A computed fold for a 474-nucleotide part of an RNA from an uncultured bacterium, annotated as small-subunit ribosomal RNA, 3' major domain. The full RNA is in RNAcentral, with records from ENA, Greengenes and SILVA. Its Rfam family is "Bacterial small subunit ribosomal RNA".
[in-house]
Context: one part of a larger RNA
């Protein structure tokens, strides 16, 4: 000087505390432990591992396991021979491959040969998703958007080290004032950026319509209104009162669209956990070289007595179920979205109009709200399971895909200890959208629509900052 403490003192945080809604029980989907298996690839492991890497495992992916091939190799550079490159087609085979036959003979050129590729052969190589994240870059989690974390110079101490950074006040904040053997600076905090809300100014199609016309922003006109996109403006405790130490700031107003960091988001200090990944990638050593390397087919990652997470659906009347004419935002579209019309009970099928999209499409938003019914039951709640019809996508849906209809109609009546989220357009409910993706959402990431309840308080849990004090560690 740090660590600790079931010392103390002072703050703080959905930490409790005050309310909503849930998990723990049910079913179902997902991860993960175990087990089982030829294989069930391998990583992650309190908080920070288990809907995680995986934004999408039928084939490929695929690392695993079974046979069948191959060895300068699936790939890269060097040599030497030989043929342009490409494409069709038949035979055998599970297929990788093996033979057979045909098309075609191009470009530049100094005529020697090059360029691109293909095939054969030597060796140097290549090549491992093999080990090692406790050799490593790089990236990422977590304390923690917590208010610390440090350094020059100077002083104090024999020294390690103090001091400054402590103490009065204050703040989200080591913010800011005030004092002070301390003066100052560095990284953090806050500002600067993106987005939202509010106005002026420009602009004005494919968006809008006060005015004419029209079935219809359809035209015509306009640039008022929405809205869209540049540019500036607005918010600083600036302004009044009170408190206050004449400071810092606090509380209360008025102005205002927005008030004391106005919501949100990007952004994460020195540092810790030999955390995390050698399987994104790099890369040191190590090991494998006719195989730990390449490659095909079929299998495995989708097992299934059980345990755990995380959802999703629900047990109903604040509801089902019918009917009918309410109202978004944000996004995607060319090997794509795909209208209209017509078939079908649907899932989809036909079939073509339009659009690289403020223009056309995806595209009726659902809950609400109006009417009818159903009367509290295992029900006109609830959909598991299963049977038969089918569509769809792909070479293929058997293991092992989604989706429709008709039948079947299982647990389930609100859920022990226990434990979780959340303080406002939040929670909680309702749909809609992307990525991935041939095809496959109850995840993941975003949009908007309805829209509460509570907080006296900080003794206690839990974490955390700053000080203090004790000492079995360092």
């Nucleotide at each position: 000087u740090g660590a600790c403490g079931g010392g103390g003192g002072c703050c703080c945080g959905c930490a409790c505390a005050a309310g909503c809604a849930g998990u723990g029980g049910a079913g179902u989907a997902u991860g993960u432990g175990g087990u089982u298996u030829a294989a069930u690839u391998c990583g992650a492991a309190g908080c920070a591992a288990c809907g995680c890497g995986a934004a999408g495992a039928a084939c490929c992916u695929u690392a695993c396991c079974a046979g069948g091939a191959c060895u300068u190799g699936a790939c890269a550079u060097c040599c030497u021979c030989g043929g342009a490159a490409u494409c069709c087609u038949c035979u055998a085979g599970a297929g990788a491959u093996a033979g057979a036959g045909g098309a075609g003979u191009g470009c530049c050129u100094u005529c020697g040969g090059g360029a691109a590729u293909c095939g054969a052969g030597a060796g140097a190589c290549a090549g491992g998703u093999g080990g090692u994240g406790c050799a490593u870059g790089g990236u990422u989690g977590u304390c923690g958007u917590c208010a610390g974390c440090u350094c020059g110079u100077g002083u104090c101490g024999u020294g390690a080290g103090a001091u400054g950074u402590u103490g009065g006040g204050u703040u989200a904040a080591g913010u800011c004032c005030c004092g002070c053997a301390a003066c100052g600076a560095g990284c953090g905090c806050a500002a600067c950026c993106c987005u939202u809300a509010c106005g002026g100014u420009c602009a004005g199609u494919u968006a809008c319509u006060a005015c004419a016309u029209u079935a219809a922003g359809u035209u015509g006109a306009g640039g008022a209104c929405u809205c869209u996109g540049g540019c500036c403006g607005g918010a600083c405790u600036g302004c009044c009162g009170u408190u206050g130490a004449c400071a810092a700031a606090a509380c209360g107003g008025a102005g205002g669209a927005a008030g004391g960091u106005g919501g949100g988001g990007a952004c994460g200090a020195c540092g810790u956990c030999a955390a995390a990944u050698c399987a994104u990638c790099a890369u040191g050593c190590c090991c494998c070289u006719u195989a730990c390397g390449u490659u095909c087919u079929g299998g495995g990652c989708u097992a299934c007595a059980c345990a755990c997470g995380u959802a999703c659906u629900a047990c109903a009347a604040u509801g089902g179920c019918g009917a009918a004419a309410a109202c978004a935002a944000a996004g995607g579209g060319a090997a794509g979205c795909c209208a209209a019309g017509u078939c079908g009970c649907g899932a989809g099928a036909c079939g073509g109009a339009g659009c690289a999209a403020a223009c056309c499409c995806c595209a009726u938003a659902a809950a609400a709200a109006u009417c009818g019914u159903c009367c509290c039951a295992g029900u006109u709640c609830a959909g598991a399971u299963u049977g038969c019809a089918g569509g769809c996508u792909g070479c293929a849906a058997c293991c092992c895909g989604c989706c429709u209809g008709c039948a079947u109609g299982a647990a389930g009546u609100u859920g022990g200890a226990a434990u979780u989220g959340c303080u406002a357009g939040u929670a909680a409910u309702c749909g809609c959208g992307g990525a991935u993706c041939a095809g496959c959402a109850u995840g993941c990431c975003g949009c908007g629509g309805u829209g509460a309840a509570u907080a006296c308080g900080u003794u206690c849990c839990c974490g955390g900052g700053c000080u203090u004090u004790g000492c079995a560690c360092a």